Transfer RNA from an uncultured Eubacteriales bacterium, 72 nucleotides, folded computationally. It was read from a public genome assembly. Rfam family: tRNA. Rfam classes the family as a transfer RNA.
RNA sequence: GUGCCCGUAGCUCAAUGGAUAGAGUACCGCCCUCCGAAGGCGUAGAUGCGAGUUCGAUCCUCGCCGGGCACA
Numbered sequence: 001g002u003g004c005c006c007g008u009a010g011c012u013c014a015a016u017g018g019a020u021a022g023a024g025u026a027c028c029g030c031c032c033u034c035c036g037a038a039g040g041c042g043u044a045g046a047u048g049c050g051a052g053u054u055c056g057a058u059c060c061u062c063g064c065c066g067g068g069c070a071c072a
Base pairs, nucleotide, nucleotide: 001071002070003069004068005067006066007065010025011024012023013022018055028042029041030040031039048064049063050062051061052060
């Protein structure tokens, strides 16, 4: 340099065009306990950036940024 794949919560992953973007784990708070652990309940937390298509985009298209693989 060329081609392909990926980018969603602190971390690991769902959601393949339509309702409020969900789950596990972690953090925090509460309950429980003499105190912790375990367990139960709850809060907060995310679509890499920009543009386009569409009534509607996490999803489709283009560019950029970042990561991985292959070839050179």